Predicted 3D model of a 71-nucleotide RNA (transfer RNA) from Ningaui ridei. The RNAcentral record of the sequence draws on ENA. It matches the Rfam family "tRNA". The family's RNA type in Rfam is transfer RNA.
RNA sequence: UAGGGUGUGGUGUAAUGGGAGCACAAAGGGUUUUGAGUUCUUUAAUGUAGGUUCAAGUCCUACCAUCCUAG
Numbered sequence: 001u002a003g004g005g006u007g008u009g010g011u012g013u014a015a016u017g018g019g020a021g022c023a024c025a026a027a028g029g030g031u032u033u034u035g036a037g038u039u040c041u042u043u044a045a046u047g048u049a050g051g052u053u054c055a056a057g058u059c060c061u062a063c064c065a066u067c068c069u070a071g
Base pairs, nucleotide, nucleotide: 001070002069003068004067005066006065007064010024011023012022013021018054026042027041028040029039030038031037047063048062049061050060051059
């Protein structure tokens, strides 16, 4: 430099164009003499900027980050 893959809570991982989920973690409460465990609740996410569409995590374009291949 060229081609290709990936980008979603703090972490990991889902989601046929139509209600953004699950698990772990964190915070708070119940139980317990305390802790552990268990149980209930809460917080928190679609890389950035545009476009298409009634509607975009999903489709299109550019960019950014990262990984792979070739040189």